[in-house]
Context: one part of a larger RNA
Molecule: large-subunit ribosomal RNA, domain II
Organism: Pseudothermotoga sp.
């Protein structure tokens, strides 16, 4: 892991509600007794509940209490009770399994810590303390030298004790090892035997170490089914309805109480909801500046600063006026939507009241209006709608929360929605007109650009525009100043006049300065449009990322298979329609107002959860009955029959002795999950 078996809302008492039944102003017995002695039945009236309440009470009484009240208001003004069954609650282990733990009584020092008693062990080598002896020295010492001596938590290093670094090992040879390396090795050394100290206690050269392989409190048993607001699990079928993730409170925040939301029963009867009309409410969006404030420029003035002997000059400048603005905590105004009421119409498994049972109180994304944040977040907090949650189907390449659409079942029928119709791949290489050349489409901004289409405005133009080409582009003059020079062209000032078809005291290049080239401007050649600006459609640049194209799902697409506008057709879902069937609810009819049947209309996605109807297992009563060796139960098989289903039959084989079905009763009553438990493989 698989298979088989086992495995979780039970029982008692009390309460509450419903159903069923008995009796009813009453209902009922408990212990106990009789009895065929654990029977049925009978007796037993103690007790309990009810029959009157109100008040703290005196007390009064269908009333009473507060009160001055013959205002008002509170609580009351007759249906119960006993059983059984079911739902739920309380007390009990109370659906099952699960702690870490707490306490009690014991068991442990054969591991380990320390202590006591008694034994044992430490190759070899090195160093050479005190002391001693002799000698030197001395007055004698001190001291010095040699020899001797053999001290030491002394040195090197086996046994022995340890465990430094590394490798290996790490389902090991081993629940701590092996190998290499390393520390101590006469000591606070190591070790045998005997003995002692223990659980809030011991022991501890102290690490909360050790106390028998996990010690911040050992182990065993008991209290014990401790407690677990936590995690997991909780077993057959079908039918109806169907949530919540909100508010308030909470030593509250992943729990709970009350309310809201779901369900079931009873009651009520035009309530709810929608639309129309009518009457009210409001201060948001917007707007506005009349208030409160903010605010740019100007005007005018009170007032003030500086200067002045003064006249006066200059600067700032409230209020006020003009122009232009801003505001969640501004409003002279002011919608849409919304809220309340009335009337009418439409509507139903819709509302409201009472009672039984819940679940839920972690929400998520998305549109819209806002707060927080950074006009960040798959961010966070509100409001309001939607979807998911609890929703399958179609679309979106894939994709809970987006778009379409709500699946009772069947059909080899039809129509549509979103989205699509060249191929993958169902349906148009559909039509008309235009746009795009960027594979834009098929990511992105400020900003940039003779991309290209459309529209508009202004100006030039056959008295010839624009572009090009040819020619001219002059004189006073090298203007004046400046300067080494300054001659159109370093710079400063001025910028006139003349000849002209036209030509600047000069547009750029150039020179040291000139020169030279060129432009403006003019003419000629040519012969038809040209120049500038604005608005707008589609495109261009801006544009860098990590495995491999990889920013259309792919192929591929250019008068499109891209974009815009209009049009026709088609595909496309569990939507809608058609045909058949099931079930629920309502109504009508038949039947007897019943069971049931027929017809019509409507409903039937569903988690938590509520309600309803059933199937099955074991045992009991009728009943050891029907049946059964001409084959029971059980087992195996079946494409057969019945039931929506849980299941029930039938048939064949097996099996070899029991044993249905029906009606009722009682439960150790249904397994796939609990890292479930046991067994087998």
């Nucleotide at each position: 892991g698989u298979c088989c078996g086992c495995g979780a809302g039970u029982u008692g008492c009390c309460g509450u509600c419903a159903g069923u039944g008995g009796c009813g102003a009453g209902g009922u017995u408990a212990a106990g007794c009789c009895g065929a002695a654990c029977a049925a039945g009978g007796c037993g009236u103690a007790g309990c509940c009810g029959u009157a309440g109100c008040g703290a009470a005196a007390g009064c009484g269908a009333g009473u209490c507060c009160g001055a009240a013959c205002a008002g208001g509170g609580c009351g003004u007759u249906a119960g009770u006993c059983a059984c069954u079911g739902g739920c609650g309380g007390c009990a282990g109370a659906c099952c399994c699960g702690a870490a733990g707490c306490c009690g009584g014991g068991u442990g020092a054969g591991c380990u810590a320390c202590c006591c008693c008694u034994g044992g062990g430490c190759a070899g080598g090195a160093u050479g303390a005190a002391g001693g002896u002799g000698g030197g020295c001395u007055a004698a010492a001190c001291c010095c030298c040699a020899c001797u001596g053999g001290a030491g938590g002394u040195c090197c290093g086996a046994a022995c004790c340890g465990g430094u670094g590394g490798a290996c090992a790490g389902u090991g040879a081993a629940a701590a090892g092996u190998c290499c390396u390393c520390g101590g090795a006469u000591g606070a050394c190591c070790u045998g035997g005997g003995g002692g100290u223990a659980g809030g206690a011991g022991u501890g050269a102290a690490a909360a170490g050790c106390u028998a392989a996990c010690c911040g409190a050992a182990c065993c048993c008991g209290g014990u089914g401790a407690u677990a607001g936590c995690u997991g699990g909780u077993u057959c079928u079908c039918c109806c309805c169907g949530a919540a993730a909100c508010g308030c409170a909470u030593u509250g925040a992943g729990g709970u109480g009350c309310g809201g939301c779901c369900u079931c029963g009873g009651g009520u009867g035009g309530u709810c909801u929608g639309u129309g009309c009518a009457g009210g409410g409001g201060g948001u969006a917007g707007a506005g500046c009349a208030c409160u404030g903010a605010u740019a420029g100007g005007g005018c003035u009170a007032g003030g600063g500086g200067g002045g002997u003064a006249a006066c000059c200059u600067c700032c400048g409230a209020a006020c006026c003009c122009u232009g603005u801003c505001a969640a905590a501004c409003u002279c105004c002011g919608a849409a939507u919304c809220c309340c009421u009335g009337c009418a119409c439409a509507u139903a498994a819709a509302g409201c009241c009472c009672g039984g049972g819940a679940g839920a109180a972690a929400g998520a994304c998305u549109g819209u209006g806002g707060g927080g944040g950074a006009u960040a977040a798959g961010c966070u907090c509100c409001a309001u709608g939607g979807u998911c949650g609890a929703a399958a189907g179609g679309g979106g390449a894939a994709c809970a929360g987006c778009c379409c659409a709500g699946a009772c079942c069947g059909c080899c029928g039809g129509c549509u929605a979103a989205g699509g119709g060249c191929c993958c791949g169902g349906a148009g290489a559909g039509g008309u007109g235009g746009c795009u050349a960027a594979g834009u489409g098929g990511u992105a901004a400020a900003g940039g650009a003779u991309g290209u289409g459309g529209c508009g405005c202004a100006c030039c133009u056959a008295a010839g525009a624009c572009a090009a080409c040819u020619g001219g582009g002059a004189g006073g003059u090298u203007g004046g100043c400046u300067u080494a020079g300054a001659a159109g062209c370093a710079g400063c000032c001025a910028u006139c006049c003349u000849u002209u078809a036209a030509a600047g005291a000069g547009u750029g290049c150039g020179u040291a300065a000139c020169a030279g080239c060129u432009c403006a401007c003019c003419a000629g050649u040519c012969g038809a449009g040209g120049u500038g600006c604005g608005c707008u459609g589609c495109g261009c640049c801006g544009a860098a990322g990590a495995u491999g194209u990889a920013a259309c799902g792919g192929g591929g697409c250019u008068c499109a298979a891209g974009c815009c506008a209009c049009c026709c057709c088609c595909c496309g879902a569990a939507g809608c329609c058609g045909c058949g069937g099931g079930u629920c609810u309502g109504c009508a009819c038949c039947g007897a107002u019943g069971a049931g049947g027929u017809g019509c209309a409507g409903g039937c996605g569903g988690u938590a959860g509520g309600g309803g109807a059933g199937c099955u297992u074991u045992c009991c009563g009728c009943u050891g009955u029907a049946g059964g060796g001409u084959g029971a139960a059980g087992g195996c098989a079946g494409a057969c029959c019945c039931g929506c289903g849980a299941g029930g039959g039938c048939u064949g084989c097996u099996g070899g002795a029991c044993g249905a079905g029906g009606c009722g009763g009682a439960a150790g009553u249904g397994a796939g999950a609990a890292u479930g438990c046991g067994g087998a493989c």